[in-house]
Context: one part of a larger RNA
RNA sequence: UAAUGGGGACCCACACAAGUGGUGGAGCAUGUGGUUUAAUUUGAUGCAAAAUGAAGAACUUUAUCAGGGAUUAACAUGUCAUGAAUACUUUUGAAAAAGAGGAGUGCCUUUGGGAACGUAGACACAGGUGGUGCAUGGCUGUCAUUAGUUCAUGCCACAAGGUGUUGGCUUAAGUCCCUCAACGAGUGCAAUCCUUGUGUUUAGUUGCCAUAAUAGUUUGGCACCCUGAACAGACUAUCGGUGUUAAGCCAGAGGAAGGUGAGGAUGAUGUCAAGUCAUCAUGCCCCUUAUGCCCUAGGUGACACACGUGCUCAAUGUUUGGGACAAAGGGUCACGACCCUGCGAGGGCAAGCUGACCUCAAAAACUUGGCCUCAAUUUGGAUUGUAGGCUGCAACUCACCUGCAUGAAGUAGGAAUCGCUAGUAAUCACUGGUCAACCAUACGGUGGUGCAUUCAUUCUUAGGCCUUGUACA
Repeated sequence: UAAUGGGGACCCACACAAGUGGUGGAGCAUGUGGUUUAAUUUGAUGCAAAAUGAAGAACUUUAUCAGGGAUUAACAUGUCAUGAAUACUUUUGAAAAAGAGGAGUGCCUUUGGGAACGUAGACACAGGUGGUGCAUGGCUGUCAUUAGUUCAUGCCACAAGGUGUUGGCUUAAGUCCCUCAACGAGUGCAAUCCUUGUGUUUAGUUGCCAUAAUAGUUUGGCACCCUGAACAGACUAUCGGUGUUAAGCCAGAGGAAGGUGAGGAUGAUGUCAAGUCAUCAUGCCCCUUAUGCCCUAGGUGACACACGUGCUCAAUGUUUGGGACAAAGGGUCACGACCCUGCGAGGGCAAGCUGACCUCAAAAACUUGGCCUCAAUUUGGAUUGUAGGCUGCAACUCACCUGCAUGAAGUAGGAAUCGCUAGUAAUCACUGGUCAACCAUACGGUGGUGCAUUCAUUCUUAGGCCUUGUACA
């Protein structure tokens, strides 16, 4: 100097407390371990692995296994030879591929040839999701959005080093003020950026309002809503109290908003030989008639079991009839209205829309009537049978959706444990990416309804700073 203590002082955080809703129980979905298997490809393993890489495994993907095949190769460059390319027919085959047959000559040209493409051979080479993340780059997680981490000059010390950065007050903050052998500076903090909350000006189509009207469509306007742009606005500015005449803190007024207004992006020096050689790049090692390449079928979906993350498990309800109110987003290989048809999933015809115009689109919780009346039931929907539909070469292994029938466990979940402080939790729908379809109950966004409790630091956990002990470095 660091590290560490069941030492001390101070501070902070959904860390505890005060509340609220969960997990742990059951069924299912999904991931992991284990076991099994020809193969169940693989990485990730306390927090910081386990709905994670994977924003979508029927084939493909695919890295795995079995079988069938070719060996300059599926892909790149170079040299030489030959034929333009190309499409068609046919035999064998599961396909990959192999064999046979005839058809066929374009473009540029200095008439030598060339461009592009195919075939055959030889060799340089290709290829590798093979190994090593403990050889690496890049990227990422974590402590942590915690308030730290350093330097120049000076001074102190024999030196390692110290001081500055400590002390007092204060802050979300090494934020600021005061003091001080220090005086300055860099990087973090804050501000700058985006979204949202208020207003002004400006611009009005496909938007909004009015007009005649059920509607189509017409005409007029831009006050309002909304959309786009440019500005304004919040800075402890003002008043009172308090404080060291400070930094600040407390209370009030005005204000759409008040003390960082709310949310996001932004992640210092470093720690964990943390993660990734399977995004990519790359050193070294290894394979080269195979650890590379092509194809068919299987597997990644197995199942005594264990763990994680989720969805559903009733009267604050289920079911049924009527009525109302969003925001954001997607759409031309697409979204698909109206109409017809089917109990339905769906099917047929087909208008509009490259979208503030058309469309997906029905918002659902909510409200108002009817039925059920505490029961494994009009709860719950697992499981199974059967009849259909859709996507796709293909739905058996192994998809989704619909109708009818079947109707399991589950009645509030032990020890333990997790999230959350306000438009938050909880709850209710909508939507997007991936995508032929979909195993999405996932993930990312959007709005609707909308709580309770704390104003404290005794204890638990993590962290910061000062101080002190130490047989540790």
RNAcentral holds the full RNA, with entries from SILVA. Small-subunit ribosomal RNA, 3' major domain from Torreya grandis, 473 nucleotides, folded computationally.